[in-house]
RNA sequence: CACCGAUAAUAGCAAAACCAGCGAAAGCUGGUGACGCAAAGCUAGAGGGUCUUCGCUAAUUAUAUUAGCAUGGCAGCCAGUUACCGAA
Repeated sequence: CACCGAUAAUAGCAAAACCAGCGAAAGCUGGUGACGCAAAGCUAGAGGGUCUUCGCUAAUUAUAUUAGCAUGGCAGCCAGUUACCGAA
């Protein structure tokens, strides 16, 4: 330096659920709370995947229904990138 990851040390994050707020929704923020995490740090203005459809487009039996589309999300899905510690 690259991998690797202890019943080591030091620090850290926080699922579900509930409460409050925001949002059309997905979801986000704060509080409580810990299922878990060696990157559960960061990147969604450049890869893949996935969720949603206010709006737009099209069709129709037209105050609606159906289909398509992110410009809206998810990094605790893969990926990219940076980093603490040091037993085997």
Overview
The RNA shown here (c-di-GMP-I riboswitch aptamer) has 88 nucleotides. It was read from a public genome assembly, where an Rfam model found it.